RNAcentral holds the sequence, with entries from ENA. Transfer RNA from a Planctomycetota bacterium, 73 nucleotides, folded computationally. Its Rfam family is "tRNA". Rfam's curators write: Transfer RNA (tRNA) molecules are approximately 80 nucleotides in length. The family's RNA type in Rfam is transfer RNA. Model confidence (mean pLDDT): 81 of 100.

[in-house]
Parts: sequence; C1' cells; structure tokens
RNA sequence: GCGGGUGUAACUCUGUUGGUAGAGUGAUAGCUUCCCAAGCUGUAUGUCGUGGGUUCGAGUCCCAUCACCCGCU
Repeated sequence: GCGGGUGUAACUCUGUUGGUAGAGUGAUAGCUUCCCAAGCUGUAUGUCGUGGGUUCGAGUCCCAUCACCCGCU
C1' cells in the first nucleotide's frame, strides 16, 4: 500500500424484508432474614464508533473516516 472482518447499555451479545432499541450479567431501591448469601418486586441505562447521503422513516442501504483484529504485498 491492497483486501476482508468487528464496532449497539458498565460488561457479553440479539436485533427478521428499513417501521417505537432489547436480553443476560452487573449497578441501585424495596420486601424477606438476627446478619450475609440466595430468592421476590421495581428503577436507571444508550447521539447504535464518527461525519455525510438516500428515504415519509436508517442500528439496518450507500459513501467517507477512526480504532482494533486477520490475510496479501
């Protein structure tokens, strides 16, 4: 230098043909218990890496760019 992959909640990930962003773990409040753990019921998560384009509407499609990983030279 060229090609490919990944990027979504604090962490690990799902997200169907473009149509209100979700799960588990964790955090936190309450209940329960002599206390802790476990259990039960709630609460808060987020500019979907960044910028732009297409569209009535983009996590999803297109372009550029950044970080990391792999391969080729």